Context: one part of a larger RNA
RNA sequence: GGCGCAUGGUGGAUGCCUUGGCAACAGGAGCUGAUGAAGGACGUGGGAAUCUGCGAUAAGCCUGGUGGAGCUGAUAACCGAGCGUUGAGGCCAGGAUGUCCGAAUGGGGAAACCCGGCAUGCUGUAGUGGUGUGUCACCCCGUGCUGAAUGUAUAGGCACGGUGGGAGGAACGUCGGGAAGUGAAACAUCUCAGUACCGACAGGAAGAGAAAACAAAAGUGAUUGCGUGAGUAGUGGCGAGCGAAAGCGUAUGGGGCUAAACCAGUGACGUGUGAUACCCGGUGGGGGUUGCGUUGCUGGGGUUGUGAGACCACCCGUAGAAGGUCCACCGAUCUUCUGGGUUGAGGUGUCGGCGUAUAGGCGAAGACUGUUGAGACGGUCACCGUAGAGGGUGUGAGUCCCGUAGUUGUAAUGCGUACGGCCGGCCUGUGGUGUGUUCUCGAGUAGCACGCGGCUCGAGGAAUCGUGUGUGAAUCUGCCAGGACCAUCUGGUAAGCCUGAAUACUCCCUGUUGACCGAUAGUGAAUCAGUACCGUGAGGGAAUGGUGAAAAGUACCCCGGGAGGGGAGUGAAAUAGUACCUGAAACCAUGUGCCU
Repeated sequence: GGCGCAUGGUGGAUGCCUUGGCAACAGGAGCUGAUGAAGGACGUGGGAAUCUGCGAUAAGCCUGGUGGAGCUGAUAACCGAGCGUUGAGGCCAGGAUGUCCGAAUGGGGAAACCCGGCAUGCUGUAGUGGUGUGUCACCCCGUGCUGAAUGUAUAGGCACGGUGGGAGGAACGUCGGGAAGUGAAACAUCUCAGUACCGACAGGAAGAGAAAACAAAAGUGAUUGCGUGAGUAGUGGCGAGCGAAAGCGUAUGGGGCUAAACCAGUGACGUGUGAUACCCGGUGGGGGUUGCGUUGCUGGGGUUGUGAGACCACCCGUAGAAGGUCCACCGAUCUUCUGGGUUGAGGUGUCGGCGUAUAGGCGAAGACUGUUGAGACGGUCACCGUAGAGGGUGUGAGUCCCGUAGUUGUAAUGCGUACGGCCGGCCUGUGGUGUGUUCUCGAGUAGCACGCGGCUCGAGGAAUCGUGUGUGAAUCUGCCAGGACCAUCUGGUAAGCCUGAAUACUCCCUGUUGACCGAUAGUGAAUCAGUACCGUGAGGGAAUGGUGAAAAGUACCCCGGGAGGGGAGUGAAAUAGUACCUGAAACCAUGUGCCU
C1' cells in the first nucleotide's frame, strides 16, 4: 500500500408520524364603498422583538344573552401588579371609539407627509401664536339667481338641495375592440377563434323573454337550461375542417305596462274679430262671454290579431247609502264609505306565530388480576347501546376524557313562511248587437341600392337578422314572414318598455368524503412565505418538520482559557443530551487477519 472482518466518525437516505396541502360532494352565503371600502402605514401591553387582536376609549369600552372557576392572547418562561361566585376570563349578538394613507375628495405631494380658508370652542403672548370640532374636490340631477358674441334668447357663471356617481371584488355575465404560434403535413381563402388579451359596465346572478315566432294542409303557443334529434341537414382551396334548426322528452313556469285616436283641465304661439257658442240632457226659468288653427303639460280613456280601440246609435245589465253637477221635476253622471277581488309603492309594509342560522345544555355503561417505564394488551367475571363515527389519554379503550345516537335552547340580529291580525296601493264592471264614404293603431322607420358583419350558409339561386352611406312608403281593402321572385294559401301584427323561476360561477362559511400526498411529495408556502434573497423595473422567488410519557434539559466533583469531555445524577432507554426518533450509501479513521 492492497483485499477482508470488527468498531467508530461523517452524512441524512429509508421506515414510521402529521400540525399542512390536494380533489370532490352537500348545504349555506353571494356583493362592499363618500355613514370613507378593499388593502395598508404607524402606533397600542408594567418589562426588548415578531405574530395575533385592537385604534390616542388602542390584547381593549358599553349593553343583552350564554357559561360557571378560574383569568391577565402566542413564541415563552420569569418577575411585578391585579381581576373574579356582587359571576371574571371565554363564546354569541347589538352598539361606541376607530390615528394616518388609500376612490381619497380643502390645496399640494416622492402613499402613510407638507401647507391652508371659513364658522365656532378652549388655551396663551407685550405681540406673532397653539389646539379641538364642523366644513371646503370633480361630475351628474333638480331648483333659483345672474348672464356674452346678438335685439329676444342660449351657452357660460354663481348659490342651494341630493343616503346620486367615483373605488374594490376569485370565477361567472353583457357589450366594444381583437391577435398569432398552430392545422391545412408548404401556403394565400380557410382554421386556430370571435379564442387569448385589452377596455367599459352590471349583478348575486347576468343576458333573453310574452310572436311582424315556428310549422305545413296537421298543429304548437314568451324566454332559459338539459337530453335527444346529430356529427344529421348543410357549409367547405367541397381540402383541413366547421356545423345547425324544427320536432320529441324533461327542469321551471307568470305574465304585465305604455304610444295614438277621443274627452276634460291648463299653458304657449299664430290668426281673425263682435258673431256664433257655453253653463250634463229634456221642459220652464236664470246666468254669462271670445272663436278657429298649431303645439306642450296634467288627468281620464285605451292595449288587441277568432283584428283591436275611439266616436255615434240601440238593447240587456249594473249594490246600498251620503254628497256634488245654477234653480224645480225626471233621467244621466261623478266622488266618498261599506262589501268583494288582487297586491306591497323593489329597503318584497307592519305586528304576532312557526321554522332556520349566528352562542349553548343534557347525554348510557367496568371492575379485578398478570406483565410492563407506562395498560387501553392477555386472563377472569360484568354492563350500555336510537350511542361499536372520530380524537385524546405514559402501548390495540363502546363503558377514563372530549365526543357520538337522541333530545333540547335564543335576550338580540338576519333569512324563510303555504299561517293569522292590522295598514296601504290597484280593480270593482263592462258585455252584446248594429251602422259607418268617420278617426287611431309606434317614420327618416319598413323597404330599396351600394359596402360590410352575423347566421350551418366562404356571394352563392341567398331569404331571415344587424347596420355605414344614399334614397324612402303604407295604417287594416294596411303591413311583415313562410330561403331569390310571382300567385294562392297559412302564420303573425315591427319600428316603445318591464319581468320571477328553472341556468353559470365559488373569493367565502359549515359539514362530510377520498384505490389523493406524506416533508426533493402535497399549494410556491406544514417552519412568522409571496417572506429571505435577486433585479433600475416589469418581474423572478427559495430553504428549514420529529429529544422524551413527562424537561425529569445532567445538582455536585475533576481536566481545560474556553469549546468540549470524564465521573455522579435523571430517565425504560443518554450510541434519546436541545449538533437530540430510526440512522442506509458515498467518504474518513482505529484495531485486527492475509498478501506484497

A computed fold for a 596-nucleotide part of an RNA from Nesterenkonia salmonea, annotated as large-subunit ribosomal RNA, domain I. Its mean pLDDT, the model's own confidence on a scale to 100, is 80. It was read from a public genome assembly.